Bacterial RNase P class A from a Candidatus Krumholzibacteriota bacterium, 354 nucleotides, folded computationally. The gene name in the source record is rnpB. It matches the Rfam family "Bacterial RNase P class A". The family's RNA type in Rfam is ribozyme.

């Protein structure tokens, strides 16, 4: 100086003047005081908390998860690391048991896409010379993918048919690691495609709704619900009848029960933020100090001037302009996605100079 890799912040600041939401005080109104959006308040994809509803145990069936060790209330999340793939490196990426229990599928091309098989070649044998029959899988070609590789012996040609290395599986020892797993070596020709975000099989986890959840007060209507009862409206008891006595009805009043409309809780002190310090490589965790920090109604959380800051033009005098993404609704932990101008920290590749 160019190119890049990993991370962390920030997402205008400061006064003034008015405005809206909320909590508190009183002197109750032109009142004073304090608080008032995010890093994602988003998707609503995961894990909880909290409510309310189901449940004896086991199985089935359906979803998740799926490398080791830690963190964590929990997770599918986050750390350290292990393996594999990429990158010249910083580093990035991995749904990363199980293809040797079964089952299924590999598009085109190719002779075949897997218990085998064989075009074209190569060897034998026959031959009517056109081919047949038998043998090999070394060589040609074909795919993304072709039954381990080089090279020697064998051989009619050939092959792990044998042997030396190599590479891989497998085992069996041995050593380093808490593990995954790695390193050394001896053995077995044992060489076996790929695919499980395919069916499957193993191992572990998992009941359902959601704050419109749920609890509480309670105006109305609806009640075979209780007490009371004006009337004398039905029946019945003594023999009409009054009288009286029981039963039934019965406006009305009160309770009760119920539970719309409404209202109050759920709900905002919480697996809390900051700062310190100790332990840990980290994720985090322990102790110490401080701090309250929106909360509803679907509705508030702004606006205007100044200065100052960011950009861009500039005759340096100043003139102009931008300001993302989106916006709380019962709370936390994560993750995925958006974002204009930006600032910081650590590191890698190259090139020049000294």
């Nucleotide at each position: 100086g160019g190119a890049g890799c990993g991370g962390a912040c920030a997402g205008g600041g400061u006064g003034a003047u008015c405005g809206c939401g909320g909590g508190c005080g009183c002197a109750u109104g032109u009142c004073g005081u304090c608080c008032g959006a995010g890093g994602a308040a988003a998707g609503u994809c995961c894990g909880a908390g909290c409510u309310c509803c189901a449940c004896a145990g086991g199985g089935c069936a359906g979803g998740g998860u799926g490398c080791u060790g830690g963190g964590u209330a929990a997770c599918a999340c986050c750390c350290a690391g292990c393996g594999g793939g990429g990158g010249c490196g910083a580093c990035c990426c991995c749904a990363g048991g199980g293809a040797a229990a079964g089952u299924g599928c590999c598009a085109c091309a190719g002779a075949a896409a897997a218990c085998a098989a064989a075009c074209c070649g190569c060897c034998c044998g026959c031959u009517u010379c056109g081919g047949c029959g038998g043998g090999u899988a070394a060589g040609g070609g074909u795919g993304a993918a072709a039954c381990g590789g080089u090279g020697a012996g064998g051989u009619a040609a050939g092959a792990g048919c044998u042997c030396a290395c190599c590479a891989g599986u497998g085992u069996c020892g041995c050593c380093g690691g808490c593990g995954a797993c790695g390193g050394c070596g001896g053995c077995a020709g044992c060489u076996c495609g790929g695919u499980a975000a395919a069916c499957c099989c193993c191992a572990c986890c998992c009941g359902g709704a959601g704050a419109a959840a749920g609890a509480c007060c309670a105006a109305a209507u609806a009640g075979a619900g209780g007490a009371g009862g004006a009337g004398a409206a039905g029946c019945g008891g003594c023999c009409c009848g009054c009288u009286u006595c029981g039963c039934u009805c019965g406006a009305c009043u009160c309770c009760c029960g119920g539970g719309u409309a409404g209202g109050u809780c759920g709900a905002u002190a919480g697996c809390g933020g900051c700062c310190g310090u100790c332990g840990g490589u980290a994720a985090c965790g322990g102790c110490g100090g401080u701090c309250c920090c929106a909360g509803a109604g679907a509705a508030a959380u702004g606006a205007u001037c100044a200065c100052c800051g960011c950009c861009c033009c500039u005759c340096c005098g100043g003139g102009g302009g931008a300001u993302a993404c989106a916006g709380a609704a019962c709370u936390c932990g994560g993750c995925u996605u958006a974002c204009a101008c930006g600032u910081c920290c650590g590191c890698u590749c190259c090139g020049c100079c000294u």